RNAcentral holds the sequence, with entries from Rfam. The RNA shown here (SAM riboswitch aptamer (S box leader)) has 90 nucleotides and comes from Galactobacter valiniphilus. NCBI's taxonomy places the organism under Bacteria, Bacillati, Micrococcales, Micrococcaceae, Galactobacter. The coordinates come from a structure-prediction model, not an experiment, and the mean pLDDT is 80.
């Protein structure tokens, strides 16, 4: 990277950098954004899979790990079978 399988209307923030766009791609909207977004760091939470250990021995809690998340329905609708994420396998 490719399949394949499962999710994407819930949850969860502070600081510092950087400087004008950003919301995966195209359209049409809308929405946020110098009262610094967006990205990136560090701290911290959140809990979605995944292994581990412990308790339980009913199927459940519970720990830290290994990615992921922490504006808004994957922002609506319409095109594209698209897009993120975790897990197998190869």
């Nucleotide at each position: 990277g490719c399949u394949c399988c499962a999710u994407c209307c819930a949850g969860a923030g502070c600081g510092g950098c950087c400087g004008a766009g950003a919301g995966a791609c195209c359209u049409g909207g809308c929405u946020c954004g110098u009262u610094g977004a967006c990205g990136c760091c560090g701290c911290a939470g959140c809990a979605a899979c995944c292994a581990u250990c412990g308790c339980u021995c009913u199927u459940g809690c519970g720990a830290g790990g290994g990615u992921g998340c922490u504006u808004c329905c994957g922002c609506c609708g319409g095109g594209a079978c698209c897009g993120a994420u975790g897990g197998a396998a190869u």